A computed fold for a 102-nucleotide RNA from Mucilaginibacter gracilis, annotated as SAM riboswitch aptamer (S box leader). Its Rfam family is "SAM riboswitch aptamer (S box leader)". Gene Ontology term of the family: regulation of gene expression. Its mean pLDDT, the model's own confidence on a scale to 100, is 83.
RNA sequence: UACUUAUCCAGAAAGACCGAGGGAAUGGCCCUGUGACGUCUUAGCAACCUCUAUUGAAUAUAAAAGGUGCUAACUCCAACUCCUCCGGGAGAACGAUAAGAA
Numbered sequence: 001u002a003c004u005u006a007u008c009c010a011g012a013a014a015g016a017c018c019g020a021g022g023g024a025a026u027g028g029c030c031c032u033g034u035g036a037c038g039u040c041u042u043a044g045c046a047a048c049c050u051c052u053a054u055u056g057a058a059u060a061u062a063a064a065a066g067g068u069g070c071u072a073a074c075u076c077c078a079a080c081u082c083c084u085c086c087g088g089g090a091g092a093a094c095g096a097u098a099a100g101a102a
Stems, first nucleotide, its partner, number of pairs: 001102001003100006013042005021031003026078003043071003048067002052062003080091004
């Protein structure tokens, strides 16, 4: 990098540094010098993998040491298809994350 499978309306922030953009891409809408984004530290959330415990056993339950991930807004919303009481609803695509395999 492309592929397969699963999940994506829940949850969880402080400090230091930096200094202008950021939210993937298009449109919208939003965040941002009351310092965003990013980096580091600490803390936390979650439970995909792993581990441990319970169990006859588990694809069940619990736990959270390890590998990831995450801590504005539903994946921020829409876009494409279908339905619609025109308010909206369902699905897909794209994307993200995990595990696997080439």